[in-house]
Annotation:
The prediction has a mean pLDDT of 85. Predicted 3D model of a 527-nucleotide part of an RNA (small-subunit ribosomal RNA, 5' domain) from an uncultured prokaryote. The full RNA is in RNAcentral, with records from ENA.
Context: one part of a larger RNA
RNA sequence: AUUGAACGCUGGCGGUAUGCUUAACACAUGCAAGUCGAACGGUAACAGAACUAGCUUGCUAGUUGCUGACGAGUGGCGGACGGGGGAGUAACGCGUGGGAAUCUGCCCAGUAGUGGGGGACAACAGUUGGAAACGACUGCUAAUACCGCAUACGCCCUACGGGGGAAAGUGAGGGACCUUCGGGCCUCACGCUACUGGAUGAGCCCAUGUCAGAUUAGCUAGUUGGUGGGGUAAUGGCCUACCAAGGCGACGAUCUUUAGCUGGUCUGAGAGGAUGAUCAGCCACACUGGGACUGAGACACGGCCCAGACUCCUACGGGAGGCAGCAGUGGGGAAUAUUGCACAAUGGGCGCAAGCCUGAUGCAGCAAUACCGCGUGUGUGAAGAAGGCCUGCGGGUUGUAAAGCACUUUCAAUCGUGAGGAAAAGCACUGGGUUAAUAACCCUGUGUCUUGACGUUAACGAUACAAGAAGCACCGGCUAACUCCGUGCCAGCAGCCGCGGUAAUACGGAGGGUGCAAGCGUUAAUC
Numbered sequence: 001a002u003u004g005a006a007c008g009c010u011g012g013c014g015g016u017a018u019g020c021u022u023a024a025c026a027c028a029u030g031c032a033a034g035u036c037g038a039a040c041g042g043u044a045a046c047a048g049a050a051c052u053a054g055c056u057u058g059c060u061a062g063u064u065g066c067u068g069a070c071g072a073g074u075g076g077c078g079g080a081c082g083g084g085g086g087a088g089u090a091a092c093g094c095g096u097g098g099g100a101a102u103c104u105g106c107c108c109a110g111u112a113g114u115g116g117g118g119g120a121c122a123a124c125a126g127u128u129g130g131a132a133a134c135g136a137c138u139g140c141u142a143a144u145a146c147c148g149c150a151u152a153c154g155c156c157c158u159a160c161g162g163g164g165g166a167a168a169g170u171g172a173g174g175g176a177c178c179u180u181c182g183g184g185c186c187u188c189a190c191g192c193u194a195c196u197g198g199a200u201g202a203g204c205c206c207a208u209g210u211c212a213g214a215u216u217a218g219c220u221a222g223u224u225g226g227u228g229g230g231g232u233a234a235u236g237g238c239c240u241a242c243c244a245a246g247g248c249g250a251c252g253a254u255c256u257u258u259a260g261c262u263g264g265u266c267u268g269a270g271a272g273g274a275u276g277a278u279c280a281g282c283c284a285c286a287c288u289g290g291g292a293c294u295g296a297g298a299c300a301c302g303g304c305c306c307a308g309a310c311u312c313c314u315a316c317g318g319g320a321g322g323c324a325g326c327a328g329u330g331g332g333g334a335a336u337a338u339u340g341c342a343c344a345a346u347g348g349g350c351g352c353a354a355g356c357c358u359g360a361u362g363c364a365g366c367a368a369u370a371c372c373g374c375g376u377g378u379g380u381g382a383a384g385a386a387g388g389c390c391u392g393c394g395g396g397u398u399g400u401a402a403a404g405c406a407c408u409u410u411c412a413a414u415c416g417u418g419a420g421g422a423a424a425a426g427c428a429c430u431g432g433g434u435u436a437a438u439a440a441c442c443c444u445g446u447g448u449c450u451u452g453a454c455g456u457u458a459a460c461g462a463u464a465c466a467a468g469a470a471g472c473a474c475c476g477g478c479u480a481a482c483u484c485c486g487u488g489c490c491a492g493c494a495g496c497c498g499c500g501g502u503a504a505u506a507c508g509g510a511g512g513g514u515g516c517a518a519g520c521g522u523u524a525a526u527c
Base pairs, nucleotide, nucleotide: 001526002525003524005523006522007521008520009519012374013373014372015371016370017369018367019366020332025330026329027328029327030326031325034077035076036075039074040073042070043069046068047067048066049064050063051062052061053060054059055058084285086283093210094209095208096207097206098205099204102202103201107198108197109196110195111194112193113192114191115149117147118146124139125138126137127136128135129134155163156162157161169190170189171188172187173186174185177184178183212256213255218248219247220246223245224244225243226242227241228240229239230238260282261281262280263279264275265274266273267272287308288307289306290305291304310321311320312319313318338364340363341362342361346360347358348357349356350355377407378406379405380404387398388397389396390395411468413463414462415461416460417459421454426448427447428446429445431443432442433441471516472515473514474513475512476497477496478495482511483510484509485508486507492499493498
C1' cells in the first nucleotide's frame, strides 16, 4: 500500500460497486422454457351470436364450433442459448501464432422447382387392468406428420452409356372465366425442396509457453510406423487383420502432490513477486458411474435408459425425485443478503402480427463490506465565568472553548411542483414498389393514440428550528503526543527493545495532549 475479509467499540446522510472464500453437504415450498389456431383434427372451460323450451319478460336450461378464443392431443420451432458453481483436469485444457482433411438450423445473395397419388397413428368413442405411476384391446379420423410415383442442377460408376435420389402447404385480397357453390384461377405474403456462394458458429491438426518433488530413472504391446479394410461431417491406431520393431526420456519421460487457464487484479521506481472474487473470453461439470437416442448442433443442469447411494409414497405387487438456476431452509463456519416488484427498457424463444414466456435483465430490500462526496453549524464573544485537573498556593490549564449576542439552513423532516430513461407497435393519410387492379401486400414520410417496475424518482420550490447527527486508538524509544493518583516483580502491559520489587511519562483511573474520523483499532493474508 492492499483485501469478496472477520472481530471489538462506535455510528448522521447520499452515490457507485460488492456480498457462502467453509460442506461439488442435504434440501421443505414457490417460481426459473416455452410458443404457434396463419400446419391439423377438433371443442373441455370462458365470452358472444343464433335457435328451441320454460316462464318470474330478461334469466333458467338445452342445442349449434357459427364467432372471439382455446384445455388435452397430432405437428413445427425452441428446450445445445441464457443462468450456475469450479469437483475433475499439469492436458493441444488454456494463452500466442499458424494450418487443412470438415460440418453449419435460423440469417443474407443467387439459380431452378413446388406435379400427381397412397396408407396410417394420436385425440375421440367403447371395453378393460392397476392403490398409484401408468397402461392394454377394438373401432373412426386430419395435417406443413409418414410413404411411394414423376421430374433432376449438383452426386456415384466400368463415363457418347448406366445407377440411386426432393418437396407442403397456409393466410389475405380480387376483375374477367369455370364451378359439384366447397372452390378452381390470378396476385401478394409467409413457408417447402434441390444446389451455389457468403456470414456466423463449431469440430480437427501443428509450433511454442504454462506448479512442485529425482527421498519418483527408466516408461510403453495398439505401444511406434506401414499396407488392406472399417468408421467419422472430417484427418488420424480412432478401430480392426497382417507386417516391421519401433516410440518417449537428465533439454526430466514415467510416477506422486497441488491446481480450472487467460484478459486481468494487488504490490513494486522497475525487474519481479503474489493472485485468478466481481466483469469478459475459453474449458470441464450438472446426486455418483456408464450409455446412447433425437437433432443443424448434446452424448443434453430443470430430456431418456441402466447400475449405485440417499430421500419420499405404497394397498408391499410397485412407483417418484435430483437447487453447482432465483429466493429460501437445515448443517458446516470467524463469516456473507429478500421465500420482493416488473417485463417499462436492453436482450432471448415462439409467432405474419397483436402478443405470450423470460428469478436473463432492469429495479427495489438488507449489510459502514469497500471507494467517493456531504454534514454534525458560522461569526462574534475575557468577567479569561463556574466546574474539573495541576500547583512552588502566586497562579497555570481546560479556553473563545462554553454561556451570551448576531446569522445561516446543506443534509435529515413536512408539503408541493416535476424532467429523463419512450422509441416503438397499433390506427389514419400521402408518396413509391408489386399487380389486371384504386383491393391486398411491402417500403418511406406525416399525423393521431397510447405504453414506466423503479416511483412518495432525480431535480426544483416552500415551511420551521442550531434545531436531529462523534467516535476510536494512542501518548517510554522506534513514533506525533505528560502530569497526578492508585498498585507495589502483585495486578497487569507488550509488535521489537522491554516496563512493574513504594516517588511507574510503559500497569489501572483521571485531567491534559496527539493522530485519524463515520469511522477507529485488532487479527488474518499478499507485495